Predicted 3D model of an 88-nucleotide RNA (transfer RNA) from a Nitrososphaeria archaeon. NCBI's taxonomy places the organism under Archaea, Thermoproteati, Nitrososphaerota, Nitrososphaeria. The sequence was found in a public genome assembly. Rfam family: tRNA. The family's RNA type in Rfam is transfer RNA. Rfam's curators write: Transfer RNA (tRNA) molecules are approximately 80 nucleotides in length.
RNA sequence: GCGGGAGUCGCCUAGCCAGGUCAAUGGCGCUGCCCUGAGGCGGCAGUCCUGUUGAGGUACGUGGGUUCAAAUCCCACCUCCCGCACCA
Numbered sequence: 001g002c003g004g005g006a007g008u009c010g011c012c013u014a015g016c017c018a019g020g021u022c023a024a025u026g027g028c029g030c031u032g033c034c035c036u037g038a039g040g041c042g043g044c045a046g047u048c049c050u051g052u053u054g055a056g057g058u059a060c061g062u063g064g065g066u067u068c069a070a071a072u073c074c075c076a077c078c079u080c081c082c083g084c085a086c087c088a
Stems, first nucleotide, its partner, number of pairs: 001084007010028003020068001029047006048057003061077005
């Protein structure tokens, strides 16, 4: 350099092909409560921000584009992985 794959909410991961019903699938971790003499295990709820709530805002590597609507489609770039080529 060429080709292919990947980047998601603290961590791992699903969703992407076939756009919508997604603050987001499951697990781990964390917090609170229940259970217990006390723990562990187990159960329930919560875990981006604001708000008592209803609700609102922002977000899927970065920046653009398409669209009524993008994690999902298109383009460029960044990072990582694999193969090939190149080099000595």